Record summary: Transfer RNA from a Phycisphaerae bacterium, 71 nucleotides, folded computationally. The sequence is in RNAcentral, with records from ENA.
[in-house]
């Protein structure tokens, strides 16, 4: 420098263009002498900007970060 891939709560991972889920973690509660386990409840997310569309995590453009390949 060229080509390809990835980016979604604190972490991991889903989601035909149509309510953003699940698990773990965190917080509160029940239980317990205490802790853990178990159970109930709850907080929290689409990498940034723009476009298309009635509607975008998803499609298009552009930028950012990381990874891989070639030179």
């Nucleotide at each position: 420098u060229g080509g390809g891939g990835a980016u979604u709560g604190g972490u991991g991972u889903a989601a035909u263009g149509g309510c953003a889920g699940c698990a773990c973690a965190g917080c509160g509660g029940u239980c317990u002498c205490u802790g853990g386990a178990a159970c109930c409840g709850u907080u929290a997310g689409u990498c940034g900007g723009g476009g298309u569309u009635c509607g975008a995590a998803u499609c298009c453009c552009u930028g950012a970060u990381c990874c891989c390949c070639a030179g």